[in-house]
Context: one part of a larger RNA
RNA sequence: CUCUGGUGAAGGAACUAGGCAAAAUAGUACCGUAACUUCGGGAGAAGGUACGCUGUUGAGGGUUAAGGAUUUACUCCGUAAGCCUUCGGCAGCCUCAGAAACUAGGCCGCUGCAACUGUUUAUUAAAAACAUAGCACUCUGCAAACACGAAAGUGGACGUAUAGGGUGUGAUGCCUGCCCGGUGCUGGAAGGUUAAUUGAUGGGGUUAGCUAACGCGAAGCUCUUGGUCGAAACCCCAGUAAACGGCGGCCGUAACUAUAACGGUCCUAAGGUAGCGAAGUUCCUUGUCGGGUAAGUUCCGACCUGCACGAAUGGCAUAAUGAUGGCGGCGCUGUCUCCACCAGAGACUCA
Numbered sequence: 001c002u003c004u005g006g007u008g009a010a011g012g013a014a015c016u017a018g019g020c021a022a023a024a025u026a027g028u029a030c031c032g033u034a035a036c037u038u039c040g041g042g043a044g045a046a047g048g049u050a051c052g053c054u055g056u057u058g059a060g061g062g063u064u065a066a067g068g069a070u071u072u073a074c075u076c077c078g079u080a081a082g083c084c085u086u087c088g089g090c091a092g093c094c095u096c097a098g099a100a101a102c103u104a105g106g107c108c109g110c111u112g113c114a115a116c117u118g119u120u121u122a123u124u125a126a127a128a129a130c131a132u133a134g135c136a137c138u139c140u141g142c143a144a145a146c147a148c149g150a151a152a153g154u155g156g157a158c159g160u161a162u163a164g165g166g167u168g169u170g171a172u173g174c175c176u177g178c179c180c181g182g183u184g185c186u187g188g189a190a191g192g193u194u195a196a197u198u199g200a201u202g203g204g205g206u207u208a209g210c211u212a213a214c215g216c217g218a219a220g221c222u223c224u225u226g227g228u229c230g231a232a233a234c235c236c237c238a239g240u241a242a243a244c245g246g247c248g249g250c251c252g253u254a255a256c257u258a259u260a261a262c263g264g265u266c267c268u269a270a271g272g273u274a275g276c277g278a279a280g281u282u283c284c285u286u287g288u289c290g291g292g293u294a295a296g297u298u299c300c301g302a303c304c305u306g307c308a309c310g311a312a313u314g315g316c317a318u319a320a321u322g323a324u325g326g327c328g329g330c331g332c333u334g335u336c337u338c339c340a341c342c343a344g345a346g347a348c349u350c351a
Base pairs, nucleotide, nucleotide: 001346002345003344004343005342006341007340008339010337011336014335019332027051028050029049030048031047036041038171052093053092054091055090056089057088058087059086060085061084062083063082067077068076069075070073094098106330107329108328109327110326111325112324113322114321118130119129134169135168136167137166138165139164140163146155147154148153172317173316174315175314177247178246179245182244183243184240185239186238187237188236191235192234202224203223204222205221206220209216210215248266249265250264251263252262275309276306287303288302289301290300291299
């Protein structure tokens, strides 16, 4: 010096990213216990008092001779002593210390997030992530939808719409606004476009035959053209947002100023409603004001100028819960001012 323990004057978080670590709290009985609350909780809230041993005394319970009862039984009832046990009263004794050791909650306040118990990155992340009950939409009538499988078949389910599958949201409370133009889904069938199929018609090749010659040319075979018929889909017409998603700009105006309830205009499918808001979202920004501190880029309460909140990609509130994030306080301490010493194990030197 390193590690594991221990003690410490005065101060007591001044340490530090942060009270990390340590210290402190700790049992039982009784007293007492706030805001808030879903009336269950919060709560062991918080905060207090008592606690050993000896003697004596009181009360209760258990056991049970005697005694009693009858249904005569290893029966029932039941008192004293003794013993066991619980709760007290009084008097006394000792220690630094009586829950004497071991064991054995630190507490409180404000706030974010997630309702909760639960789950997760075996081996750097336990969380605000996942799940969850609840809510909603949608599909499915049973040989169900859906999934696995060339198929047989199986699961779904020996279930049957109060059932099963999928998707989103995520207890509860109050709510969930406007837009169907785009994309999707559902429905519609008048018209447009349209496949295989069908093969009308026209053209070419070949050549029996005809012809004085040039040439014409049936049938067949063959190359080609493609009228007509023709479903879904698409176009089209509607519906649908707890489907994917979206939810404006400019100018002017009130008898101080400022602001604009009001007006004008352009665009859109419709122009963000309630609630919340410098937020886990705010760039400018350490916004401004208030609180807390001697001093506060964090924190709490407001304001609203929301770069770029916003309503089941849920909005806002919320008791309880949390090895959860942020901030503050009490207690406590070697975290620190500032280090010192003790014990043990290493390292180091020698053997």